[in-house]
RNA sequence: GCUUGAAAAGGGCAAACCAGCCGAAAGGCUGGGACGCAAAGCCACUGGCCUAAGUCUUGCUUGGCAAGAUAUGGUAGCAGGGUUGCCAGG
Numbered sequence: 001g002c003u004u005g006a007a008a009a010g011g012g013c014a015a016a017c018c019a020g021c022c023g024a025a026a027g028g029c030u031g032g033g034a035c036g037c038a039a040a041g042c043c044a045c046u047g048g049c050c051u052a053a054g055u056c057u058u059g060c061u062u063g064g065c066a067a068g069a070u071a072u073g074g075u076a077g078c079a080g081g082g083u084u085g086c087c088a089g090g
Base pairs, nucleotide, nucleotide: 002090003089004088005087012037013036017032018031019030020029021028022027035077041083042082043081045080046079047078048075049074050073054070055069056068057067058066059065060064
C1' cells in the first nucleotide's frame, strides 16, 4: 500500500418509541431508550425516496378555497461516488 471482518481487546454510534425545542411539512436538535451498525464518521456530486411553505397552472360560488406540477427543503440508518479513520487477520 492492497484486501478481509470469523474471533478478540479498548471502545464508538444509536432505529422504533417517549419528553422538550425548532420547522409549513418532510425532518432536525437535546435528553431518555437500543433495532441494529466496521465507517450507522464527514460531504447532497449522481440516481432513488419523503415533504410542498413559496411559486406556476387549472377550476370554482371571485370569498378565498380546492386540485395538479414543482426543491430552493430533507434523507449520509436507500444505493453509488468522494473523503478521513480505530483494532485484528491475510

Source information
Model confidence (mean pLDDT): 88 of 100. A computed fold for a 90-nucleotide RNA from a Syntrophobacterales bacterium, annotated as c-di-GMP-I riboswitch aptamer. Its Rfam family is "c-di-GMP-I riboswitch aptamer". Rfam describes the family as follows. GEMM was predicted in a large-scale screen for bacterial structured RNA regulatory elements. Taxonomically the source falls in Syntrophobacterales (Bacteria, Pseudomonadati, Thermodesulfobacteriota, Syntrophobacteria).